[in-house]
Parts: sequence; structure tokens; C1' cells
RNA sequence: UCCAGCGUAGCUCAGUGGUAGAGCCACCGGCUGUUAACCGGUUAGUCGCAGGUUCGAAUCCUGCCGCUGGAG
Repeated sequence: UCCAGCGUAGCUCAGUGGUAGAGCCACCGGCUGUUAACCGGUUAGUCGCAGGUUCGAAUCCUGCCGCUGGAG
């Protein structure tokens, strides 16, 4: 320098054009003599950044940034 993949909640990841979700973590409560386990609930996101396409974009297109891998 070139090519590919990835970037979504504190963490691990789903969501492939029509209201952004799950598990774990955290917090509150229930249960228990207490803890753990179990059960219920709550908080949680400018979807890496900037443009474009579209009635509508996390999703499609372009550029840039970061990480990983590959080629030279």
C1' cells in the first nucleotide's frame, strides 16, 4: 500500500428496510433463621463517525476512524 471480517446496553451477542432486543452484571423486592440458590420487578443505547439512497436505515451505498486476519 491492497483485500476481507468485525464495531449495537457495563460485558457477551441477536436483530439483514417498518416501535432496538435477549442473557449476564447492577439495583429493588419476595422466599429463607442467615448466606447461596430460586422467583418477580427496575435501570440501561446519538446502533463507531460523517454523508447519500428511501415515505422510512442498526440494516442498502460512499468516505473516514478503530480492532482482527490475510497479501505484498

This is a predicted structure of a 72-nucleotide RNA (transfer RNA) from Tenuibacillus multivorans. NCBI's taxonomy places the organism under Bacteria, Bacillati, Bacillota, Caryophanales, Tenuibacillus. The sequence is in RNAcentral, with records from ENA and Rfam. It matches the Rfam family "tRNA". From the family's description: Transfer RNA (tRNA) molecules are approximately 80 nucleotides in length. Rfam classes the family as a transfer RNA. The prediction has a mean pLDDT of 80.